This is a predicted structure of a 69-nucleotide RNA (transfer RNA). RNAcentral holds the sequence, with entries from ENA.

[in-house]
RNA sequence: AUCGACGUAGCUCAGCGGCAGAGCAACGGUCUCCAAAACCGUGUGUCGUGGGUUCGAGUCCCACCGUCG
Numbered sequence: 001a002u003c004g005a006c007g008u009a010g011c012u013c014a015g016c017g018g019c020a021g022a023g024c025a026a027c028g029g030u031c032u033c034c035a036a037a038a039c040c041g042u043g044u045g046u047c048g049u050g051g052g053u054u055c056g057a058g059u060c061c062c063a064c065c066g067u068c069g
Base pairs, nucleotide, nucleotide: 003069004068005067006066007065010024011023012022013021018055026042027041028040029039030038048064049063050062051061052060
């Protein structure tokens, strides 16, 4: 330089163009002398950035940035 894959919550990852989710972690509560465990509850997010298409984009298109090969 070129080609390909990937970029979504703290981490690992889902997500037919139509309400952004799961597990783990975290936090709050119950319980306990205290803690752990257990149980109940809480999503905390500029969907890498900027444009385009569309009534509507995490999703499709383009450019760029980053990671990996």
Its mean pLDDT, the model's own confidence on a scale to 100, is 81. Its Rfam family is "tRNA".